[in-house]
A computed fold for a 192-nucleotide RNA from Frankia sp. AgB32, annotated as c-di-AMP riboswitch aptamer (ydaO/yuaA leader).

RNA sequence: UUCGGACCGACGCCGAGUUCUGCCCGCGGUCCGAAGUCCCCUCCAUGACAGUUGGGCAGAAGCGGGGGAACCAGGUUCUGCUGGGCGGUCCCGUCACGACCGCUCUUGGGGUUAAGUCGUCGGCCAGUGCCGACGACCGGGCUUCCCGGCCCGCACCCGACAGCUAACCUCGCAGGCGUGCGGGAAGGAUUU
Numbered sequence: 001u002u003c004g005g006a007c008c009g010a011c012g013c014c015g016a017g018u019u020c021u022g023c024c025c026g027c028g029g030u031c032c033g034a035a036g037u038c039c040c041c042u043c044c045a046u047g048a049c050a051g052u053u054g055g056g057c058a059g060a061a062g063c064g065g066g067g068g069a070a071c072c073a074g075g076u077u078c079u080g081c082u083g084g085g086c087g088g089u090c091c092c093g094u095c096a097c098g099a100c101c102g103c104u105c106u107u108g109g110g111g112u113u114a115a116g117u118c119g120u121c122g123g124c125c126a127g128u129g130c131c132g133a134c135g136a137c138c139g140g141g142c143u144u145c146c147c148g149g150c151c152c153g154c155a156c157c158c159g160a161c162a163g164c165u166a167a168c169c170u171c172g173c174a175g176g177c178g179u180g181c182g183g184g185a186a187g188g189a190u191u192u
Base pairs, nucleotide, nucleotide: 001035002034003033004032005031006030007029008028009027010179011178012177013176014175018061019060020059021058022057023056024055025054026053042189043188044187049183051181052180062173063172064171065170066169067168072163083105084104085103086102087101088100089099090098108161109158110157111156112155116137117136118135119134120133121132122131123130124129138153139152140151141150142149143148
């Protein structure tokens, strides 16, 4: 390394991101046996690094989100914001303006999330802005129920547009980390 057999694939945390049933297809680890091939013996090693059951279909349950009446809220006067680009149709003697429709962008507005507000300093800058550091308030997690302690305050989406909201419609069930367990090196050092 291949084949065969047996056994196994744990626990905890953040998060809505889980559970069950049936079928199909797999993956990895340890041990034993058979066959084959190649290498090695020290230290770095109390270990760089990776693994630790998955995927598909069907059904059931559960959890989470968005849209969406009445009532309520909001609106009515003035000011500010209510956007940009392209194309088509209508109107028109023609163009423009305007209305409608489609596509596209993001500065207005909105959504998921704990993931926000403010102050000081510095930098960038056209600035109503952005980046960094520190701090305050506020929000979230772990421990632990409190005090206390230690951490986090990201990211993404809709696309000019949505308050709440019964019926109803619709979407998601990801991702990240730790303990334990087993594995384990390039290269270097040392020695002969």
The coordinates come from a structure-prediction model, not an experiment, and the mean pLDDT is 78.